[in-house]
RNA sequence: GCGCCCGUAGCUCAGCCGGAUAGAGUAGCACACUCCGAAUGUGAAGGUCGGGGGUUCAAGUCCCUUCGGGCGCG
Numbered sequence: 001g002c003g004c005c006c007g008u009a010g011c012u013c014a015g016c017c018g019g020a021u022a023g024a025g026u027a028g029c030a031c032a033c034u035c036c037g038a039a040u041g042u043g044a045a046g047g048u049c050g051g052g053g054g055u056u057c058a059a060g061u062c063c064c065u066u067c068g069g070g071c072g073c074g
Base pairs, nucleotide, nucleotide: 001073002072003071004070005069006068007067010026011025012024013023019057029043030042031041032040050066051065052064053063054062
């Protein structure tokens, strides 16, 4: 330099062919339980979907560009 893959909650990830309020687990927080904790149960909160632009009635999803990471080739 070229090609491919990945980037979504603090962390690990799902999101199929574009569609309804963007989800799960885990961590943290609150409450219950307990003599106090742990475990367990319940609940709430937590997101510029890496950044920018475009297509579309509608984009995490498609297109372009860019940044970061991984793998391969030269």
Overview:
This is a predicted structure of a 74-nucleotide RNA (transfer RNA) from an uncultured Eubacteriales bacterium. Rfam family: tRNA. Rfam classes the family as a transfer RNA. Rfam describes the family as follows. Transfer RNA (tRNA) molecules are approximately 80 nucleotides in length. The sequence was found in a public genome assembly.